[in-house]
Molecule: transfer RNA
Organism: Candidatus Azambacteria bacterium
């Protein structure tokens, strides 16, 4: 140096153009219980940055940033 993949709650995955981004496990409070644990209720929390096509971008285009892999 060149190509290719991958980036979304803390973690581990979804959603691949129609929005109010959804689960699980983890925190946070209720209740319950003598107390803790379990089960139950309720809650809080993400689209790696920029720019662009679209009426509408997580999705599709480019840069760039970060990880991984191949080839030299």
């Nucleotide at each position: 140096g060149c190509c290719c993949c991958u980036g979304u709650a803390g973690u581990u995955c979804a959603a691949u153009g129609g929005a109010u981004a959804g689960a699980a496990c983890g925190g946070g409070a209720g209740a319950c219980u003598c107390c803790u644990a379990a089960g139950c209720u309720c809650u809080a929390a993400a689209u790696g940055a920029c720019c662009g096509u679209c009426c509408g971008a997580u999705u599709c285009g480019g840069u760039c940033c970060a990880g991984g892999g191949g080839c030299a």